Model confidence (mean pLDDT): 85 of 100. A computed fold for a 1552-nucleotide RNA from an Actinomycetota bacterium, annotated as small-subunit ribosomal RNA. Its Rfam family is "Bacterial small subunit ribosomal RNA". Rfam links the family to the GO terms structural constituent of ribosome and ribosome.

RNA sequence: AAAGGCUUUCACGGAGAGUUUGAUCCUGGCUCAGGACGAACGCUGGCGGCGUGCUUAACACAUGCAAGUCGAGCGGAAAGGCCCCUUCGGGGGUACUCGAGCGGCGAACGGGUGAGUAACACGUGGGUAAUCAACCCCUGACAUCGGGAUACCCCGGGGAAACCCGGAUCAAUACCGGAUAAGGUGCGGAGGCGCAGGCCGCCGUACCAAAGGUAGCUUCGGCUUCCGGUCAGGGUCGAGCCCGCGGCCCAUUAGCUUGUUGGUGGGGUAAUGGCCUACCAAGGCGACGAUGGGUAGCUGGUCUGAGAGGACGAUCAGCCACACUGGGACUGAGACACGGCCCAGACUCCUACGGGAGGCAGCAGUGGGGAAUCUUGCGCAAUGGGCGAAAGCCUGACGCAGCAACGCCGCGUGCGGGAAGAAGGCCUUAGGGUCGUAAACCGCUUUCAGGGGGGACGAAGCUUCCGGGGUUAACAGCCUACGGGGUGACGGUACUCCCAGAAGAAGGUCCGGCUAACUACGUGCCAGCAGCCGCGGUAAUACGUAGGGACCGAGCGUUGUCCGGAAUCAUUGGGCGUAAAGAGCGUGUAGGCGGCCUGAUAGGUCUCGUGUGAAAGCCCGCGGCUCAACCGCGGAUCCGCACGGGAAACCCUCAGGCUCGAGUCCGGAAGAGGAGAGUGGAAUUCCAGGUGUAGCGGUGAAAUGCGCAGAUAUCUGGAAGAACACCCGUAGCGAAGGCGGCUCUCUGGGACGGUACUGACGCUGAGACGCGAAAGCGUGGGGAGCAAACAGGAUUAGAUACCCUGGUAGUCCACGCCGUAAACGAUGGAUGCUAGGUGUGGGAGGUGUCGACUCCUCCCGUGCCGAAGCUAACGCAUUAAGCAUCCCGCCUGGGGAGUACGGCCGCAAGGCUAAAACUCAAAGGAAUUGACGGGGGCCCGCACAAGCAGCGGAGCAUGUUGUUUAAUUCGAAGCAACGCGAAGAACCUUACCAAGGCUUGACAUGUACUUGUAAAAUCUGGAAACAGAUUCCCUCUUCGGAGCUUGUACACAGGUGGUGCAUGGCUGUCGUCAGCUCGUGUCGUGAGAUGUUGGGUUAAGUCCCGCAACGAGCGCAACCCCUGUCCUGUGUUGCCAGCGGCUCGGCCGGGGACUCACAGGAGACUGCCGGUGACAAACCGGAGGAAGGUGGGGACGACGUCAAGUCAUCAUGCCCCUUACGUCUUGGGCUACAAACGUGCUACAAUGGCCGGUACAAAGAGCUGCGAGGCUGCGAAGCCAAGCGAAUCUCAAAAAGCCGGUCCCAGUUCGGAUUGGAGGCUGCAACUCGCCUCCAUGAAGUCGGAGUUGCUAGUAAUCGCGGAUCAGCAACGCCGCGGUGAAUACGUUCCCGGGCCUUGUACACACCGCCCGUCACACCACGGAAGUCGGAUACGCCCGAAGCCCGUGUCCCAACCCGCAAGGGAGGGAGCGGUCGAAGGCGGAGUCGGUGACUGGGGUGAAGUCGUAACAAGGUAGCCGUAGCGGAAGCUGCGGCUGGAUCACCUCCUUU
Repeated sequence: AAAGGCUUUCACGGAGAGUUUGAUCCUGGCUCAGGACGAACGCUGGCGGCGUGCUUAACACAUGCAAGUCGAGCGGAAAGGCCCCUUCGGGGGUACUCGAGCGGCGAACGGGUGAGUAACACGUGGGUAAUCAACCCCUGACAUCGGGAUACCCCGGGGAAACCCGGAUCAAUACCGGAUAAGGUGCGGAGGCGCAGGCCGCCGUACCAAAGGUAGCUUCGGCUUCCGGUCAGGGUCGAGCCCGCGGCCCAUUAGCUUGUUGGUGGGGUAAUGGCCUACCAAGGCGACGAUGGGUAGCUGGUCUGAGAGGACGAUCAGCCACACUGGGACUGAGACACGGCCCAGACUCCUACGGGAGGCAGCAGUGGGGAAUCUUGCGCAAUGGGCGAAAGCCUGACGCAGCAACGCCGCGUGCGGGAAGAAGGCCUUAGGGUCGUAAACCGCUUUCAGGGGGGACGAAGCUUCCGGGGUUAACAGCCUACGGGGUGACGGUACUCCCAGAAGAAGGUCCGGCUAACUACGUGCCAGCAGCCGCGGUAAUACGUAGGGACCGAGCGUUGUCCGGAAUCAUUGGGCGUAAAGAGCGUGUAGGCGGCCUGAUAGGUCUCGUGUGAAAGCCCGCGGCUCAACCGCGGAUCCGCACGGGAAACCCUCAGGCUCGAGUCCGGAAGAGGAGAGUGGAAUUCCAGGUGUAGCGGUGAAAUGCGCAGAUAUCUGGAAGAACACCCGUAGCGAAGGCGGCUCUCUGGGACGGUACUGACGCUGAGACGCGAAAGCGUGGGGAGCAAACAGGAUUAGAUACCCUGGUAGUCCACGCCGUAAACGAUGGAUGCUAGGUGUGGGAGGUGUCGACUCCUCCCGUGCCGAAGCUAACGCAUUAAGCAUCCCGCCUGGGGAGUACGGCCGCAAGGCUAAAACUCAAAGGAAUUGACGGGGGCCCGCACAAGCAGCGGAGCAUGUUGUUUAAUUCGAAGCAACGCGAAGAACCUUACCAAGGCUUGACAUGUACUUGUAAAAUCUGGAAACAGAUUCCCUCUUCGGAGCUUGUACACAGGUGGUGCAUGGCUGUCGUCAGCUCGUGUCGUGAGAUGUUGGGUUAAGUCCCGCAACGAGCGCAACCCCUGUCCUGUGUUGCCAGCGGCUCGGCCGGGGACUCACAGGAGACUGCCGGUGACAAACCGGAGGAAGGUGGGGACGACGUCAAGUCAUCAUGCCCCUUACGUCUUGGGCUACAAACGUGCUACAAUGGCCGGUACAAAGAGCUGCGAGGCUGCGAAGCCAAGCGAAUCUCAAAAAGCCGGUCCCAGUUCGGAUUGGAGGCUGCAACUCGCCUCCAUGAAGUCGGAGUUGCUAGUAAUCGCGGAUCAGCAACGCCGCGGUGAAUACGUUCCCGGGCCUUGUACACACCGCCCGUCACACCACGGAAGUCGGAUACGCCCGAAGCCCGUGUCCCAACCCGCAAGGGAGGGAGCGGUCGAAGGCGGAGUCGGUGACUGGGGUGAAGUCGUAACAAGGUAGCCGUAGCGGAAGCUGCGGCUGGAUCACCUCCUUU
């Protein structure tokens, strides 16, 4: 110093979001926010400036205007002016002026449009040695002598018109001839120069010009001025032609071409050229995209974008093309000519029907089309253009004005003050909040609009108006712009001053998220919204309205289009194992890319310079309109192209060399590599024979089938075909498909070792060519087994399947096709680089050894595990999916669809290539948490099993459904509704029905007034409620009033009306299951995981151990209650061992010992011993103990699930009713009854019934109650009545049991339903509709189909007792209590439920899930189709206009020649003929499009039909290719794949 760092300044600069899921990450599409517009539409609208304004019908156009001018080119005089004359009709003159005409210049510019055109049309850079050029400028030379016509006018004629014809006369800067030729051109000659086809000059020869006008002067001869004319050279503006490069789509357009490509001669042009023609040759173009089709004016630029890019090509500017459509030429410097001509066609108009006229894509304007785009304006004052000497004339170019918020920009609609805040609106939790300083009100200002006054710049210039100066011979002319005058459409506009007064001036969209802004009401999947996601089914911030708010603002929204976001075509800047995507594999052409060293050149590359890159625009600076928009000036940029100079690293090229890439050679070895020929044994089947007898076979079980005509089995022999067990191995070989007995022959490739040779010979590979499993096809063989189709048997609701018995193609061989597969490692090929470990196949080397073996190293192949790295994750990881380079193939949302059409291939089947309409807001990948599985593992539970007793059958009770009814009120609905709410429906209850009443109400609170009570009683009507009448007349008081009460009025009450899907609370259930979570940490992009998994153990996430976890919470357990043992205390109403008494009864005295009661303690903790176990936790056994491993029972129910249940317990939001959906009353109903179900009771009997006797509980209840006892009654019960508010009295008898008797298997002495009769009790009242008793009656039923329930010990079973509710009771229910008291558990395979781990998943409303196809219906778009209609295209033929050209030219013709003339000649023309030739006609062809009976599939569509294919092992694993079959999904055969679950085995790897 550089790099780097820091600081500072300026400029520039890239944002995402919503939506797939339960959630996540990724992929991926759709959508939004931005900007823009020649816009349109909706609502709204004050002013100004500057811009912009038919994007559609290149559709048709009325009317006016848009190109004329020159009298100083000409003859002239129609009109006007002036002068003269006049018979007032007019005539003459003049040339001030000028119509028409001849002539000149212009009209090829300016203006419009974008149809056509994919092209040298445009852009850019060049060339022209292949050219032209009017007007303008410069230079040189010249302008001489003649001639004949003709328009207008005049005369005549035709015609409706347009217009035309004939005759006569006359002019020119019109036309013609001659002269001259500096010069030009042609030919000939020699010379110089140039890269070139050419240029320059010289000589000879031939040919080629011309016009005058004006003004002044004039000696009328002429001269001069200016303008014009001719030839030639040069220049300028411009034009023509040629070339390089650049810029659209389709390959489902792959071949195109005969003037085609080139040459020669000729023609043509200003000029090159096949531009044209004749002849000759056979070429030319194309995958770097020819040809064809579609689309399109190109550019400067415009919009967008960070840029690269994308899209566009309005206005302005450059170029092109076009001018009603098509063709054609003429004139001209220039045209094939917008406002010229000719012809054809279509259309319109005029017409006297004979003929004519026309071309707004100029300005305005009209109709039409359309979503849509303006005035039939003013002016030549300015700028520009044409003509003219000029004045000037013309100019819809242009300058202005008008209309339109169409755009951009600017301004205004007021400013300040003004309430703890009016009224009103809206909301409200009723307090308040908000609109809101907003308004009112006070003060101030006056932009803009309005009225009034003044009033421009733009005029530089021009000026044949007047004057001045200069030049000159000159008062022409010219020059000068010095003075004066004149000249402005816009326009009385901009600007400015004054006046008045807040005065005249605000809307639009939006407010669910994206996205900024929220409430109320209405509505009730309706009406509607919607850009995407999505809102709306009774509380909608999403619809409609309102209030409020947000954002913009003279605008605001909507629609359309473009760019952006979109890295969503990816050059910048993407991908392809599983998301879309690697071609099945190889060989190889073109192409792309390519090792090391040296030299050369300079194409690429880099650098410097020159030219160009128009202007405008963009950007920067400065300036002008008050600012801005807008405009002016300067700068920068224009990233490009061309040329010149230079550099030489890299790439290319050329030359030389090298060996490491590649190849050749040599050596030994490995291998199911390929082809052909041969050969072997086992097995199957068949045939023959032997033995032998009744079955065989087959399945889940069977049957079909085979067999006494002898099968199967077994032995012997034979035949035939196919395939090669073991070896066999994540072993080998091959490019892939694929290859497996053995032998021989032929043959391909690779690895290793050697290092002799070649010397980059390499890699990849679009097309192309070859190979290519299985199935399938053709021809001919072969055929044992197997086996699509088919047949039969089963299974089944069906079974076109799975299973079985048969069985044909086929499978095999030869030859030929096909060319596809999950042809997969779902991973293209090549090369290099980037830790390792461990197997295995082949080769080589080394150590060691006698050797085998082992070990080490290297190369190649083939596996597994792993680092970095990569990946969305899963995973990959020297065999990459890592890091890089090269080449090829492929992808771009899902469906439609690998389909249609077209093309190519195939015998066919079909293959390859490959869309669109339409439709969806997703379709997907990986992983996560769940849930689920006819997945797995482990483990529980009366879950099964083992047992016992039941239910399901009967009768009855009860609940429910259903039905019925005026009503049968309502709810509960699998488990978890159904003896449930209901632990008490005759009235009441009661909610239902019928009928009758009441309306501030049956009930509450408050206010005002009112009453004096309320009530009760009596009477009348009534079913009652109720109504009426009568009796009756409040309390306290400091007297003001207060309390209570009646009535009236108003607020309000009331509702078992709705919504349990708006809710609280409570409850059921999984489930007394062992789980559910959190904090911190860690892991993961994340959802989430870890902890909580694992090894043990437990009833338990109980405990122990281990562990990236460490802790904690809710659950479990324990703490609480009952019970089992003991102790202590207290003993009445309880107890009575001992003592005493007695009426013999704990009755009395006593007693506290015992039982018991009530309190309080103790006890049990795996504590102890042994064993097992990791020495742990724990388990097993044992001891002790009343009790042993939570002793038994209860209470207790985690996070959560079921929108579970309840609005009818209660509470409650919202909605609804208000003389009723409230309330009262009477009666009825909830008790109905063909039928079905649940839960019970009683039974069917002898382990029993009945009769008699007799024993032992616990827990409860009791004062409108329990009721002893006595009496009456057969009894229910009644009467009298003691005791007891209860350890005292009562209910109270316990029953089964036990003892004795009887019955004797019978529908019975079982069973008791039902019914008749008679009673009792409760109650106002037992009819509907109570219970009980007695007598009589005695039904079904003889143990219960499929199925199903409970229970594991004081349990089941069985027996009775009590209670709540309750007047009574339908209770056989429910809740409790005790008595008697079993059986069984091998075990966890199976059913059900559950827990943990794991696995699969297309499920997540979670398997009661998801989902496929046919059929039926509706709608939509598309394909095919006998045909039919049309477009454009090329081709062949016919016809052939105008016109150019060629020929001819009887007919015609002034100029020149001959000639006196006539006439002739030269030359020209009409006409005619011909080539070409537009439109038209005919013909077929291909192509594109419209339509089409019918037909095919496809898509879409809340609740249609049939099945169940797929997702779990989806119940036959699925899928791919192929073939057959079948209503359909689909099934089956053959081959293939794992993107198959599960179990076992083998192998390999990891850890220990």